Bacterial large signal recognition particle RNA from Candidatus Aphodomorpha sp., 267 nucleotides, folded computationally. The sequence is in RNAcentral, with records from ENA. Of the family's consensus pairs, 91% are formed in the model. It matches the Rfam family "Bacterial large signal recognition particle RNA". About the family: The signal recognition particle (SRP) is a universally conserved ribonucleoprotein involved in the co-translational targeting of proteins to membranes. It is annotated as a non-coding RNA gene. Its family is annotated with signal recognition particle, plasma membrane targeting and SRP-dependent cotranslational protein targeting to membrane, signal sequence recognition in the Gene Ontology. The gene name in the source record is ffs. Its mean pLDDT, the model's own confidence on a scale to 100, is 77.

[in-house]
């Protein structure tokens, strides 16, 4: 040199955070890198700085270890953005909301605006007509054991008789009350009326006549002003997310050059 067996060492790093300090459970980066049990009101530990048990691989491309170059990512600072949550009402803000203007447009208007006269209406009052209820009366029907009328069979009274009286049933009428039925009549009433008349009033609106001749509207924008909210700007506070920046510090991975590392047979 070569071969077989052991063996240390490895079988994943780092950040921020917490810790006296390390390491680990939880976050985040890396990017693939044995397995199981313990842990945030934390867990095991003591510079050889996680425990306990089990398993691979193994002295070298794979362990360990120096430099150089790239460098994910946290940390910290500041600044733009986004957005989540609390809070304000100081804002030449948005929204909504009054007033006001009248530059633009729109519509209206010489087929004649807007103001101003003079009519009538919408409103009151009082009446007439007509709808509509309602009551009276008037018409039809019905409608009394007696206590209604009239006739009044039979029975009863009176009378010497002639005759007379009072009268049930029945029959006819009718009264009160009951019922209908609308055509009249008078009365009343009324959330009635494209209806008449007569008088009041006329602020408004609407209409119409005559005269005049150019505005008038305030609908969109725009300007002024004001008022109110707190849904967004916008202020304060705080958080998360990206994105920039400037020094610093920690740093994974990957790329190059180097170093170092055992023990025992046997050839």
């Nucleotide at each position: 040199c070569c071969g077989c067996g052991c063996u240390a060492a490895g079988c994943g790093g780092g950040g921020a955070g917490u810790u006296a300090g390390c390491g680990g459970u939880g976050c985040c980066c890396u990017g693939u890198a044995c397995c199981u049990g313990c842990a945030a009101u934390c867990c095991g530990c003591u510079a050889c700085a996680g425990c306990a048990g089990g398993g691979c691989c193994g002295a070298a491309u794979g362990c360990c270890u120096g430099g150089c170059c790239u460098g994910a990512g946290g940390c910290g600072u500041u600044c733009g953005u986004g957005u989540g949550u609390g809070g304000g009402g100081u804002c030449g803000g948005a929204c909504c909301c009054c007033g006001g203007u009248a530059a633009g447009g729109a519509g209206c208007g010489u087929u004649g605006a807007g103001c101003g006269u003079c009519g009538g209406g919408u409103c009151c009052c009082g009446u007439g007509c007509a709808a509509u209820c309602g009551g009276a009366c008037g018409c039809c029907g019905u409608g009394a054991a007696c206590c209604a009328u009239g006739u009044c069979a039979g029975a009863u009274c009176c009378u010497g008789a002639c005759g007379g009286a009072a009268g049930c049933a029945g029959c006819a009428u009718u009264a009160a009350g009951c019922g209908g039925a609308c055509u009249g009549u008078c009365c009343g009433g009324u959330g009635u009326g494209c209806c008449g008349c007569g008088g009041g009033g006329c602020a408004a609106c609407c209409u119409g006549a005559a005269a005049g001749g150019a505005g008038u509207c305030g609908c969109c924008u725009g300007c002024c002003g004001g008022a109110u909210c707190a849904u967004c700007g916008c202020c304060c506070a705080u958080g998360c997310g990206c994105g920039g920046c400037c020094a610093g510090u920690c740093g994974a991975a990957a790329g190059c050059c180097g170093g170092g590392u055992g023990c025992g047979c046997g050839g």